[in-house]
RNA sequence: GCGGGUGUAGUACAGUGGUAGUAUUCUUGCUUCCCAAGCAAGUGGCGAGGGUUCGAUUCCCUUCACCCGCU
Repeated sequence: GCGGGUGUAGUACAGUGGUAGUAUUCUUGCUUCCCAAGCAAGUGGCGAGGGUUCGAUUCCCUUCACCCGCU
């Protein structure tokens, strides 16, 4: 230099044009003599920029980070 892949919550992963989910973490409450466990509620997220579309995490382009291969 060329090609491919992966970026989603603090963490591990789903999701694949139509309100972004699960587990865990965190906060609060219930329970308990206290802790742990359990139960309930809540907070928090689509790497960045642009384009297409009525609507983009999803499709397209560029770019950033990481990984793999070729040279």